[in-house]
Background
Transfer RNA from a Clostridia bacterium, 85 nucleotides, folded computationally. Its Rfam family is "tRNA". From the family's description: Transfer RNA (tRNA) molecules are approximately 80 nucleotides in length. The source organism's lineage runs through Bacteria, Bacillati, Bacillota and Clostridia.

RNA sequence: GGAAGGGUGUCAGAGUGGUCGAAUGAGCUUGUCUCGAAAACAAGUGUGCCUCACGGUACCGCAGGUUCAAAUCCUGUCCCUUCCG
Numbered sequence: 001g002g003a004a005g006g007g008u009g010u011c012a013g014a015g016u017g018g019u020c021g022a023a024u025g026a027g028c029u030u031g032u033c034u035c036g037a038a039a040a041c042a043a044g045u046g047u048g049c050c051u052c053a054c055g056g057u058a059c060c061g062c063a064g065g066u067u068c069a070a071a072u073c074c075u076g077u078c079c080c081u082u083c084c085g
Base pairs, nucleotide, nucleotide: 001084002083003082004081005080006079007078010026011025012024018068027045028044029043030042031041032040046059047058048057049056050055061077062076063075064074065073
C1' cells in the first nucleotide's frame, strides 16, 4: 500500500430500515433469606442537556448523504483484528 471483518449502555454482546435507547448475560444498587456473609431469589439500574418534579430531548466511533422513517443503506474519515504484498 491492497483486501476482509469489526467499533452499540459500566463491561460483554444481539439487533441489518419502522412497534428499538436498544434483547440477553455480567456488574452495580435495594430487598428477602442468614447470627453474619456467600449462594439463591425478587425488584431496579445507560449517558448528556432542560426541568423543583412529572416529563422532554439528543446520542449506536466521528462527519455528511439517501429516505416519510437510519444503529441498520451510501460516501468520507479515525481506530482495532486478520490476511496479502